[in-house]
Molecule: c-di-GMP-I riboswitch aptamer
Organism: Neobacillus mesonae
RNA sequence: AAUAGAUAAAGGCAAACUUUCGAAAGAUUGGGACGCACAGCUACAGGUCUAAGAUGACUGAGUUACCUAA
Numbered sequence: 001a002a003u004a005g006a007u008a009a010a011g012g013c014a015a016a017c018u019u020u021c022g023a024a025a026g027a028u029u030g031g032g033a034c035g036c037a038c039a040g041c042u043a044c045a046g047g048u049c050u051a052a053g054a055u056g057a058c059u060g061a062g063u064u065a066c067c068u069a070a
Base pairs, nucleotide, nucleotide: 003069004068005067012036013035017031018030020027021026040063041062042061044060045059046058047055048054049053
């Protein structure tokens, strides 16, 4: 560096609910813990929802990174 992700080790994220915003989908604040090998990022294509925006914790694609080595 690649590959792999364990009845292991070290860490991380955060569903529902709740605060606030929004016509709504949904976003968001702190708590919270259903779960997650990237549940990190990107709205390009498709899908879904809303009714004109949202959703990568829907699929594909692009891109980035930590730990460990049975």